[in-house]
RNA sequence: UAAUGAAAAAGGCAAACUAUUCGAAAGGGUAGGACGCAAAGCUUAGGGUCUAAUGGCACACAAAGCCAACGAUCGCCUGGCUACCAAA
Numbered sequence: 001u002a003a004u005g006a007a008a009a010a011g012g013c014a015a016a017c018u019a020u021u022c023g024a025a026a027g028g029g030u031a032g033g034a035c036g037c038a039a040a041g042c043u044u045a046g047g048g049u050c051u052a053a054u055g056g057c058a059c060a061c062a063a064a065g066c067c068a069a070c071g072a073u074c075g076c077c078u079g080g081c082u083a084c085c086a087a088a
Base pairs, nucleotide, nucleotide: 004086005085012037013036017032018031019030020029021028022027035075041081042080043079045078046077047076048073049072050071054068055067056066057065
């Protein structure tokens, strides 16, 4: 340096749920809380998944419906960047 993750230490993050808040929603922020995590640090670049405000389709119109991400998720996977400790 690369790969790897046994034991240990210093520490780190925080699922569900609850409160509050932002958002049309998916979901996000903050506080509490720990199911888990060796990148559960960062990055939507590729794929997946979720949502459909808005736009479109259809309809005489409305409602309902259908389609689309420019929305969301990196704690779904892959890729990229960075990082603590350490045996074989």
This is a predicted structure of an 88-nucleotide RNA (c-di-GMP-I riboswitch aptamer) from Ornithinibacillus scapharcae TW25.
Of the family's consensus pairs, 95% are formed in the model.
Lineage of the source: Bacteria > Caryophanales > Bacillaceae > Ornithinibacillus > Ornithinibacillus scapharcae.
Model confidence (mean pLDDT): 86 of 100.